Predicted 3D model of a 73-nucleotide RNA (transfer RNA) from an uncultured Bdellovibrionales bacterium.
Its mean pLDDT, the model's own confidence on a scale to 100, is 81.
It was read from a public genome assembly.
It matches the Rfam family "tRNA". By type it is a transfer RNA. About the family: Transfer RNA (tRNA) molecules are approximately 80 nucleotides in length.
[in-house]
RNA sequence: GCGAGAGUAGCUCAAUUGGUAGAGCGUCGGCCUUCCAAGCCGAAGGUUGCGAGUUCGAAGCUCGUCUCUCGCU
Repeated sequence: GCGAGAGUAGCUCAAUUGGUAGAGCGUCGGCCUUCCAAGCCGAAGGUUGCGAGUUCGAAGCUCGUCUCUCGCU
């Protein structure tokens, strides 16, 4: 230099090929318990790496760009 893959909640990952952004763990609150843990209920937490484009509508399509991983030279 060229090619491929990945980037979404604090962490690990989904989102059925464009139509309400979710789960588990964690955090916080409540119930329970003499207390803790476990269990049960609830809540908070996201400009989907960043910037544009297409579209009525983009996490998913197009272009550019940044970071990481792998391969080729």